[in-house]
RNA sequence: AAACAAUAAAACCAGACCUGCCGUGAGGCAGGGAUGGAAAGCUGUGAAUUUUAAGCUGACUUUGUUUCAGGAAAGCCGGACUACCGAG
Numbered sequence: 001a002a003a004c005a006a007u008a009a010a011a012c013c014a015g016a017c018c019u020g021c022c023g024u025g026a027g028g029c030a031g032g033g034a035u036g037g038a039a040a041g042c043u044g045u046g047a048a049u050u051u052u053a054a055g056c057u058g059a060c061u062u063u064g065u066u067u068c069a070g071g072a073a074a075g076c077c078g079g080a081c082u083a084c085c086g087a088g
Stems, first nucleotide, its partner, number of pairs: 004088001012037002017032006041081001043079001045078002049072002056070004060064001
């Protein structure tokens, strides 16, 4: 210095669920809560999942009051970036 990383210590995050508000919806925010988490920090980049009331934009070997994309989710799994303590 790098990798792994604890029956250590100190901190951190917050699922389900409940209440309120926002959204058409998936969901989000705030408060409570704590199943858990060594990246449960961050990023929709890949794949999968999921939503769509109205309007708008774009796509097209079904030119459609049709379909698809533009939505959501990082606590589904990968990838990128960054990072605290630290025995061994």